RNA sequence: CAUUCCGAGGAGCGUUGCAGCUCACGCCAAGGGUUUCACCCGGCGCUGAGUGAGGCUUGGAACCCGCUGUGGCGAUGCCCGGCGUUUCACAACGGCGCUCACCCACA
Numbered sequence: 001c002a003u004u005c006c007g008a009g010g011a012g013c014g015u016u017g018c019a020g021c022u023c024a025c026g027c028c029a030a031g032g033g034u035u036u037c038a039c040c041c042g043g044c045g046c047u048g049a050g051u052g053a054g055g056c057u058u059g060g061a062a063c064c065c066g067c068u069g070u071g072g073c074g075a076u077g078c079c080c081g082g083c084g085u086u087u088c089a090c091a092a093c094g095g096c097g098c099u100c101a102c103c104c105a106c107a
Stems, first nucleotide, its partner, number of pairs: 003062007010100006018055001020051005025045004031041004054093001065084005071079003
């Protein structure tokens, strides 16, 4: 850096639908696998249907990486442990409609 999980960024209802996901259909196709006629698996698509508005930013953890040890082992590797900082202040954003909450101002 990437990935996964948990949390935070106030919330509810309705709605559209991109990505993603699921199913169907078609093609790859006399594809592949197996206990062999039955089952399982992969890819493609300006296709159809369903689902679908925290998918974003950020904090923590895992993972990964680096350093380290009067550590361990079947020993130039692996495993285990430790460290990779502390303090203060502070976010921005998230289709559309409605409603609530919160803050400020006015009446």
Molecule: SAH (S-adenosyl-L-homocysteine) riboswitch aptamer
Organism: Comamonadaceae bacterium